[in-house]
The RNA shown here (SAM riboswitch aptamer (S box leader)) has 101 nucleotides and comes from Listeria aquatica. Of the family's consensus pairs, 97% are formed in the model. The sequence is in RNAcentral, with records from Ribocentre.

RNA sequence: CUCUUAUCCAGAGCGGUAGAGGGACUGGCCCUUUGAAGCCCAGCAACCUACACUUGUUGUAAGGUGCUAACCUGAGCAGGAGUUUUCCUGAUCGAUGAGAG
Numbered sequence: 001c002u003c004u005u006a007u008c009c010a011g012a013g014c015g016g017u018a019g020a021g022g023g024a025c026u027g028g029c030c031c032u033u034u035g036a037a038g039c040c041c042a043g044c045a046a047c048c049u050a051c052a053c054u055u056g057u058u059g060u061a062a063g064g065u066g067c068u069a070a071c072c073u074g075a076g077c078a079g080g081a082g083u084u085u086u087c088c089u090g091a092u093c094g095a096u097g098a099g100a101g
Stems, first nucleotide, its partner, number of pairs: 001101008013041001015040003021031003025076002028073001042068003047064002049061004053056001077090005
């Protein structure tokens, strides 16, 4: 990098450092000097994993990842309802884990 598969409406910072960006992409909208990204610490979660038992839609969390504004921030493609502005469903895209090449 490609493929397969599962999940994506829950949860988690009034911390330290740093000093201008960030939310994948497009165009919106939004967050941000009342402090962005990054890093450290802390926390959440339970995919892998380990352990335990009452053996299952189980529990615990030391380890490998991940995550800690907004449903994947709304829209993008297709369909449906309503005709005002919208709402619903699915796909695509994206993210994360596990496996394979």